[in-house]
This is a predicted complex of two RNAs, RNase P RNA and transfer RNA, with 407 nucleotides together.
Rfam match: Bacterial RNase P class A. Gene Ontology terms of the family: ribonuclease P activity, dimeric ribonuclease P complex and tRNA processing. It is annotated as a ribozyme.
RNA sequence: GAAGACGACUGGACAGUCGCCGGCCUUCGGGCGGGAGGAAAGUCCGGGCUCCACAGAGCGAAGUGCCAGGUAAUGCCUGGGGGGCGUGAGCCCACGGAAAGUGCCGCAGAAAAUAUACCGCCUUCGGGUAAGGGUGAAAUGGUGCGGUAAGAGCGCACCGCGUCCCUGGUAACAGCGGAUGGCAGGGUAAACCCCACUUGGAGCAAGACCAAAUAGGGAUCCGUCGGCGUGGCUCGCGCUGGAUCCGGGUAGGUUGCUUGAGCACGUCAGCGAUGACGUGCCUAGAUGAAUGACUGUCCUCGACAGAACCCGGCUUAUAGGUCGUCUUCACCU
RNA sequence: CGGGGCGUGGCGCAGCCUGGUAGCGCACUACAAUGGGGUUGUAGGGGUCGAAGGUUCAAAUCCUUCCGUCCCGA
Numbered sequence: 001g002a003a004g005a006c007g008a009c010u011g012g013a014c015a016g017u018c019g020c021c022g023g024c025c026u027u028c029g030g031g032c033g034g035g036a037g038g039a040a041a042g043u044c045c046g047g048g049c050u051c052c053a054c055a056g057a058g059c060g061a062a063g064u065g066c067c068a069g070g071u072a073a074u075g076c077c078u079g080g081g082g083g084g085c086g087u088g089a090g091c092c093c094a095c096g097g098a099a100a101g102u103g104c105c106g107c108a109g110a111a112a113a114u115a116u117a118c119c120g121c122c123u124u125c126g127g128g129u130a131a132g133g134g135u136g137a138a139a140u141g142g143u144g145c146g147g148u149a150a151g152a153g154c155g156c157a158c159c160g161c162g163u164c165c166c167u168g169g170u171a172a173c174a175g176c177g178g179a180u181g182g183c184a185g186g187g188u189a190a191a192c193c194c195c196a197c198u199u200g201g202a203g204c205a206a207g208a209c210c211a212a213a214u215a216g217g218g219a220u221c222c223g224u225c226g227g228c229g230u231g232g233c234u235c236g237c238g239c240u241g242g243a244u245c246c247g248g249g250u251a252g253g254u255u256g257c258u259u260g261a262g263c264a265c266g267u268c269a270g271c272g273a274u275g276a277c278g279u280g281c282c283u284a285g286a287u288g289a290a291u292g293a294c295u296g297u298c299c300u301c302g303a304c305a306g307a308a309c310c311c312g313g314c315u316u317a318u319a320g321g322u323c324g325u326c327u328u329c330a331c332c333u
Numbered sequence: 334c335g336g337g338g339c340g341u342g343g344c345g346c347a348g349c350c351u352g353g354u355a356g357c358g359c360a361c362u363a364c365a366a367u368g369g370g371g372u373u374g375u376a377g378g379g380g381u382c383g384a385a386g387g388u389u390c391a392a393a394u395c396c397u398u399c400c401g402u403c404c405c406g407a
Stems, first nucleotide, its partner, number of pairs: 001329010012298007020035002023032003037304001041315002044313005049203004056235004061199005066080005081095001082093004096194002101192002103188003118133002120129003141159006160183001161181005166175003207255004217246006226240005262281008299302001334406007343359004353390001361377006383399005
């Protein structure tokens, strides 16, 4: 200098005037200070909160899936193991089980897991064989030597695989460590399923409070082993006579609502995610729903986008700019 | 704001659960029957299965994430 990898930050600035939402003070004139995001989005996960029983039992269903740790919790994060890609920094992986069972595998091919043989090889013409050719995404371990009529784990050596043990590691796992078995017999579990773990349902239009009304009634039917609620079913639990028709009648308001697994800084523990302690701070809360308009100055002329119960994640959208660490290549000293 | 469903030729729908060939009706095109039209018959064309990734030998179908559209709740 070129090409990259990873991580973090920023997302027009300043001043004035007039408005909008909500807070505090007020001498009711007004004054003071606050007012969108990193995703407020998608609603894909997890939790808080609220009601139903305190979330109970059995069956079913759904989700997750290497190991350890973090956390309120997670399908998230961190560290590690295994596999794949890249020269490398690094990146990616739904990564338990197909040697429990069932299902499926079009076309081609002898044969798709049950068995068997088109060409070929050998032959004592009965047959033997699966080495070679050929099909396919996938064909009953691979290489070599021996062996044989020709062949074949048929035998042996090495590699691969299973089981048991040993060593290291908390574990996943690793080990040209040991012994043993000629060797499971292809793939598919984001097919059913098996194993392990987790999950009760609904959602702020949840729910609570105040207030009006559901009146007074009529008709028919059912009869506690019933009906309604807890929305998968049964039990259990709570409440209670119920269903249909006729007739009559209605009105909304307050709250939940923002002080919270909160933010900033520092110290300590830890490889890290994160945790502990100390100090300081208060930072939108509407309910037809605010966060805008105009003027002036400057610049690199401004992307995606807009709270509605609240948090932690993930995913998706995002013009431009800034910083840090690292890798490879070329050249110079 | 919260909760659900559906996207397949021009239109309305199957197929998806249980993965291998995308099909049906109407519409469209050509031909025949008719003097002409309707109607009928024969033949034919037309599909990125909403989009992008993943699993698999193979995806409309299974999984994930987006996009569009419809419905329900005061």